[in-house]
Context: one part of a larger RNA
RNA sequence: CGGUCGUGAAGGAACUCGGCAAAUUCACCCCGUACGUUCGCAAUAAGGGGGCCCUCCUGGUAAUGCAGAGGGCGCAGAGAAAAGGCCCUGGCGACUGUUUAUCAAAAACACAGCACUGUGCUAACUCGCAAGAGGACGUAUACAGUGUGACACCUGCCCGGUGCCGGAAUGUCAAGGAAGCAGGUUAGCCCGACUUGUCGGGCAAAGCUUGCGACCGAAGCACCGGUAAACGGCGGCCGUAACUAUGACGGUCCUAAGGUAGCGAAGUUCCUUGUCGGGUAAGUUCCGACGUGCAUGAAUGGCGUAACGACUGGAGCACUGUCUCCACGACCGACUCG
Numbered sequence: 001c002g003g004u005c006g007u008g009a010a011g012g013a014a015c016u017c018g019g020c021a022a023a024u025u026c027a028c029c030c031c032g033u034a035c036g037u038u039c040g041c042a043a044u045a046a047g048g049g050g051g052c053c054c055u056c057c058u059g060g061u062a063a064u065g066c067a068g069a070g071g072g073c074g075c076a077g078a079g080a081a082a083a084g085g086c087c088c089u090g091g092c093g094a095c096u097g098u099u100u101a102u103c104a105a106a107a108a109c110a111c112a113g114c115a116c117u118g119u120g121c122u123a124a125c126u127c128g129c130a131a132g133a134g135g136a137c138g139u140a141u142a143c144a145g146u147g148u149g150a151c152a153c154c155u156g157c158c159c160g161g162u163g164c165c166g167g168a169a170u171g172u173c174a175a176g177g178a179a180g181c182a183g184g185u186u187a188g189c190c191c192g193a194c195u196u197g198u199c200g201g202g203c204a205a206a207g208c209u210u211g212c213g214a215c216c217g218a219a220g221c222a223c224c225g226g227u228a229a230a231c232g233g234c235g236g237c238c239g240u241a242a243c244u245a246u247g248a249c250g251g252u253c254c255u256a257a258g259g260u261a262g263c264g265a266a267g268u269u270c271c272u273u274g275u276c277g278g279g280u281a282a283g284u285u286c287c288g289a290c291g292u293g294c295a296u297g298a299a300u301g302g303c304g305u306a307a308c309g310a311c312u313g314g315a316g317c318a319c320u321g322u323c324u325c326c327a328c329g330a331c332c333g334a335c336u337c338g
Base pairs, nucleotide, nucleotide: 001333002332003331004330005329006328007327008326010324011323014322019319028050029049030048031047036041038150052072053071054070055069057068058067059066073077085317086316088314089313090312091311092309093308097109098108113148114147115146116145117144118143119142125134126133127132151304153302154301156234157233158232161231162230163227164226165225166224167223170222171221172220176216177215180212181211182210183209184208185207188203189202190201191200192199193198194197235253236252237251238250239249262296263293274290275289276288277287278286
């Protein structure tokens, strides 16, 4: 000097990002217990008290014991060890669960509940090249997919875009079919030449072949509708009331429609330590309001909510070496000497 422990005057969170760590509390018996609430809880709420030994006493028991009363001893009677600190108030998630084996346990995932969509059975869907298997020895009160996430109260407007569903008249449209047209090839025919069987030129049937091709031609797309608990979206400017301010009201432009109920400086607020109120002697945090929402908002759920939480913010009581400010002790190392 380090580690693991122990004790500490006065103060008692002044420490610190933060009471981190430590301390307090702790088992059992008795008394007593608020707000809130989904009536289950909250709750071991909180807050108090008790404990050892003896006894001719009193009550009581089937009985040891127990209760009461009286007496006794110690610093201390759950005599050592193991054994909740508590309260108030926000946020988030209903809850018990699950998770990053080896830096994250959470507000993330799951969840019961809710909703939408698909699926009529050889089901949809999934695995497999297939046979086949799961789904299921189930049958729409079932199964699969997606979203939301107990419960209470609710879930507004927009179908223009994208998606999905329905429609089939018209447009577009492939392979394929195909009336026909054109090219190539050449039996043959015609012309010319000459060395009379050859060469050159022209035309050309059938067949074969190459190209084009009116017309017919499905789904899809276009088109016409529907659908938002499908993906998503949910305005601007100007004026206006008998002080001022504000603007119920009016005008105008744009849009598919212009954000409803709620909530709101929020886990969302840049300006911002917004403003007011509360708490403190003093509060960029916190709680309650306001609303001017940079950039809230309704199953990408909105807003509440008892209970629950090794979650997270704020405040208090108790308690303490966290600190003022360190000291001493025990043991183990390091270190010194041998």
A computed fold for a 338-nucleotide part of an RNA from a Nitrospirota bacterium, annotated as large-subunit ribosomal RNA, domain IV. The RNAcentral record of the full RNA draws on ENA. Model confidence (mean pLDDT): 87 of 100.